Predicted 3D model of a 132-nucleotide part of an RNA (small-subunit ribosomal RNA, 3' minor domain) from an uncultured bacterium. It matches the Rfam family "Bacterial small subunit ribosomal RNA". Gene Ontology terms of the family: structural constituent of ribosome and ribosome.
Context: one part of a larger RNA
RNA sequence: CACCGCCCGUCAACCCAAGGAAGAUGGGAGUACCCGAAGCACGCGCUUGUCGCGUCCUACGGUAAGCUCAUCGACAGGGGGUAAGUCGUAACAAGGCACGGGUAGCGGAAGCUGCUCGUGGAUUAUUUCAAA
Numbered sequence: 001c002a003c004c005g006c007c008c009g010u011c012a013a014c015c016c017a018a019g020g021a022a023g024a025u026g027g028g029a030g031u032a033c034c035c036g037a038a039g040c041a042c043g044c045g046c047u048u049g050u051c052g053c054g055u056c057c058u059a060c061g062g063u064a065a066g067c068u069c070a071u072c073g074a075c076a077g078g079g080g081g082u083a084a085g086u087c088g089u090a091a092c093a094a095g096g097c098a099c100g101g102g103u104a105g106c107g108g109a110a111g112c113u114g115c116u117c118g119u120g121g122a123u124u125a126u127u128u129c130a131a132a
Base pairs, nucleotide, nucleotide: 003095005092008088009087011085013082014081015080016079020075023072024071025070026069027068028067031064032063033062034061039057041055042054043053044052045051046049098119099118100117101116102115103114104113105112106111
């Protein structure tokens, strides 16, 4: 390489990464409750013993509802990327309906329409009136 320009989205192909997800498996730290060994302490008993009983605390074990981490996970949705795929042409010039923000409805897709707001819009010619 300058409008035979630039450029948007759906769809199709391939690749990549991270999340979601019924649930499954495994781990971690606790909470509440149940049980409560040995032992310390305390109390009681007598046959005064390396004694017996009870109470308190507690390891282990159990029950329940959760928390958290990791792995697996049908499926579903988007995201990113890739010389030469498909459909249209939304934006950039007044881009051929100015564009954009918010919102609502609708539509293969870019988008369209309504209401409202902004100018980050081009054009601004003719006539009349007023002021300087």